The RNA shown here (SAM riboswitch aptamer (S box leader)) has 110 nucleotides and comes from Sediminibacillus albus. The sequence was found by an Rfam model in a public genome assembly.
C1' cells in the first nucleotide's frame, strides 16, 4: 500500500508544556481558537485483540452472555460536525429517511 470482516448517535480533565491556526482530502456550509485551540506530556474513556467464568453446540476452541483491565492498539468539541452519489416520503427548489462512496479504528491475509 491492497484485500476481507466488524464497528463508527454512548464515553473520556476548569492539569502541565507550547504559541497559531485548526476541524482527513476537494468544494460548499457550520464551528473551535490569544478567556490559548491544533499538537505533545500526564490523566482519563472504551473494550477490538487479550484473560477469566457460565451457557449452547453439528464437539471446531465455533457461537452467546457476563466480568476484568496487566499487556497490544485506539479514542478523549460538535453523529465520522453536516452536505456532495443513488433512491423513498412530504409537496418543497428545501426538509427528512434509507443505502452507497470516501474516511477512521481493530483483527486477519497478501
Nucleotide at each position: 500500500c491492497u484485500c476481507u470482516u466488524a464497528u463508527c448517535a454512548a464515553g473520556a480533565g476548569c492539569g502541565g508544556c507550547g504559541g497559531a491556526g485548526g476541524g482527513a482530502c476537494u468544494a460548499g456550509g457550520c464551528c473551535c481558537g490569544a478567556c490559548g485551540a491544533u499538537g505533545c506530556c500526564c490523566g482519563g474513556c472504551a473494550a477490538c485483540c487479550u484473560u477469566c467464568a457460565a451457557g449452547u453446540u453439528u464437539c471446531a476452541u465455533a457461537c452467546u452472555u457476563g466480568a476484568a483491565a496487566a499487556g497490544g492498539u485506539g479514542c478523549c468539541a460538535a453523529u465520522u460536525c453536516c452536505u456532495a452519489c443513488a433512491g423513498g416520503u412530504c409537496a418543497a427548489u428545501g426538509a427528512u429517511c434509507u443505502g452507497g462512496a470516501a474516511g477512521a479504528u481493530a483483527a486477519g491475509a497478501g